[in-house]
Formats: sequence, structure tokens, C1' cells
RNA sequence: GGACGUUUAGCUCAGCUGGUAGAGCAUUCGCUUGACGUGCGAAGGGUCAGCGGUUCGAGCCCGUUAACGUCCA
Repeated sequence: GGACGUUUAGCUCAGCUGGUAGAGCAUUCGCUUGACGUGCGAAGGGUCAGCGGUUCGAGCCCGUUAACGUCCA
């Protein structure tokens, strides 16, 4: 230098054909306990990596930039 993949909650990851962004763990609160833990219930937490485009509508499609990774040279 070229090709490809990944980027979504604090962490690990889903999200099907473009139509209200989710799960587990973690955090907080409640119940349970003599207390802690376990268990059960609830709540909070998101610029979907950045910018631009297509569309009535984009996490998803297109272009580009960045970070990380794989392969080729």
C1' cells in the first nucleotide's frame, strides 16, 4: 500500500426483509435474613464509533474518516 471483518448500556453480546433499541451480568431500591450472601420483584442507565448521503422513515442501505483485528504484498 491492497482486500476483508468488527465498532450497539459500565462489561459480554443480540437486534431476521429498513418501521417504538433489547438480553445476561453489574449498579440502585424493595421483599426475604439476626446480619451478609443466595433467591424473588422493580428501577435507572444508549449521540447504535464520527461525518455526510439515500428514504416518508436508518442500528440496518451507500460514501468517507477513525480505532481494533485477520489475510496479501

This is a predicted structure of a 73-nucleotide RNA (transfer RNA) from an uncultured Clostridia bacterium. It was read from a public genome assembly. The prediction has a mean pLDDT of 82.